Predicted 3D model of a 353-nucleotide part of an RNA (large-subunit ribosomal RNA, domain IV) from Patulibacter minatonensis.
Its mean pLDDT, the model's own confidence on a scale to 100, is 89.
Lineage of the source: Bacteria > Bacillati > Actinomycetota > Patulibacteraceae > Patulibacter.
The full RNA is in RNAcentral, with records from ENA.
Rfam family: Bacterial large subunit ribosomal RNA. Rfam links the family to the GO terms structural constituent of ribosome and ribosome.
[in-house]
Context: one part of a larger RNA
RNA sequence: CCCUCGUUAAGGAACUCGGCAAAAUGGCUCCGUAACUUCGGGAUAAGGAGCGCCCUAUUAGAUUGAAGGCACUUGCUGCUGGAGGUCGAGGGGGCCGCAGUGAAAAGGUCCAAGCGACUGUUUACCAAAAACACAGGUCUCUGCUAAGUCGAAAGACGACGUAUAGGGGCUGACGCCUGCCCGGUGCCGGAAGGUUACGUGGAGAUGUUAGAUUCGUCGAAGCAUCGAAACUAAGCCCCGGUAAACGGCGGCCGUAACUAUAACGGUCCUAAGGUAGCGAAAUUCCUUGUCGGGUAAGUUCCGACCUGCACGAAUGGCGUAACGACUUGGACGCUGUCUCAACGAGGGGCUCG
Numbered sequence: 001c002c003c004u005c006g007u008u009a010a011g012g013a014a015c016u017c018g019g020c021a022a023a024a025u026g027g028c029u030c031c032g033u034a035a036c037u038u039c040g041g042g043a044u045a046a047g048g049a050g051c052g053c054c055c056u057a058u059u060a061g062a063u064u065g066a067a068g069g070c071a072c073u074u075g076c077u078g079c080u081g082g083a084g085g086u087c088g089a090g091g092g093g094g095c096c097g098c099a100g101u102g103a104a105a106a107g108g109u110c111c112a113a114g115c116g117a118c119u120g121u122u123u124a125c126c127a128a129a130a131a132c133a134c135a136g137g138u139c140u141c142u143g144c145u146a147a148g149u150c151g152a153a154a155g156a157c158g159a160c161g162u163a164u165a166g167g168g169g170c171u172g173a174c175g176c177c178u179g180c181c182c183g184g185u186g187c188c189g190g191a192a193g194g195u196u197a198c199g200u201g202g203a204g205a206u207g208u209u210a211g212a213u214u215c216g217u218c219g220a221a222g223c224a225u226c227g228a229a230a231c232u233a234a235g236c237c238c239c240g241g242u243a244a245a246c247g248g249c250g251g252c253c254g255u256a257a258c259u260a261u262a263a264c265g266g267u268c269c270u271a272a273g274g275u276a277g278c279g280a281a282a283u284u285c286c287u288u289g290u291c292g293g294g295u296a297a298g299u300u301c302c303g304a305c306c307u308g309c310a311c312g313a314a315u316g317g318c319g320u321a322a323c324g325a326c327u328u329g330g331a332c333g334c335u336g337u338c339u340c341a342a343c344g345a346g347g348g349g350c351u352c353g
Stems, first nucleotide, its partner, number of pairs: 001348008010339002014337001019334001027051005036041001038173001052095005061087004068080004072075001096100001108332007115324002120132002136171007148157003174319004179249003184246002186242005193237003199231002204226005211218002250268005277311001278308001289305005
C1' cells in the first nucleotide's frame, strides 16, 4: 500500500451523475393511525408505550380428562366422577445492571410526479424494464371431410371439439370515451359494357406438281406449313360498400369605440381538413420559453399558460385506488459518502528461511 471487517470528537449529504455504499429501522403485546379508494384496501400507514428475575402462586381462569361409581338397550354405550397432564393473563410486593425481544435472527419512513392496471415473463454469460404476457375489448375467417397448420402422400393436429366453438390481426384491468375522410391501397359485393388465355374455328396465304402455256408464267387434287373473322372464364378496367382495414385529418388575406386579439367575412385547394381530452410532455427545435411553488441560491422537479418546430382518440385519448429490485424531484431519521482523516483486527503484499 491492497482486501475484508470494527470503532470514532464536532458537523450530518457539505460527497456524488445519483445518499452509490454504509448506517439506521426491525420481534411480541397494547394504544393510535391521514389523503385517497374499485369500499377490498391504503395499513405493520404515520406516531407512541411496555417487555428481565424473585415472591404472592400448585394464582384467577381455560383445556384435556384416568381410576372409581351408577344405569340399562351389555356396548368402541350413556351419565357421573374428578386424579394427573398442558396452557395461562392481570393485580400487588420486591431485586439487579449503563443496558431486560440484554447474544443471534427480524421493515427505515413520508410527500409528489411519469410509465405500466395488477401476480407473472424476458436478452443462459454486460440490459429485468416503460419491453413481452395478461384478464377484458374489438375486427375478421370458419357450417364440419370447418377454417388454419404439418406432410410429394398416406395421414395427423385442430378435436373425439361444433359458432357461448376454433384460427388469425389489433388493443390491453377499471372509469369516461373513441370525432371527420372510402380520393389512393387492401378486402367484400356486383354484373351491363370494354379488354383478355388455352381451346373451337377456318376465310385466306405459302411450298410441292399432274396438267396447261402466248414459254413470261398459271396451276386442280393430295401432302405439308402459316393462319383472319366469329365463339370463349377468372382477372383487370368499371359500379358500390368497408377505417377497432393500410392510412389521412390545409393555406392566404381582411375585420370590433386606445392597443392587442379576432366571435365575423373573403378567397384558393382537398377524399376530408384534427372533434373531446391533453399539452415546453418518455413528444418543445428556438429553450434554462413565461408566471407561480419549493431552496439562501433550482438547466432538474411540481402547478399553470398555449406560440402543439413535430399530441390526439383501440399504431387507442384522458384519468385512475392497489401494485413495482422501474424512472424523476423533495423531506424526516440515520450515518466516515464527505469536511479530513485516525486507530484497531484478520488476510495479502514486503524481509528472512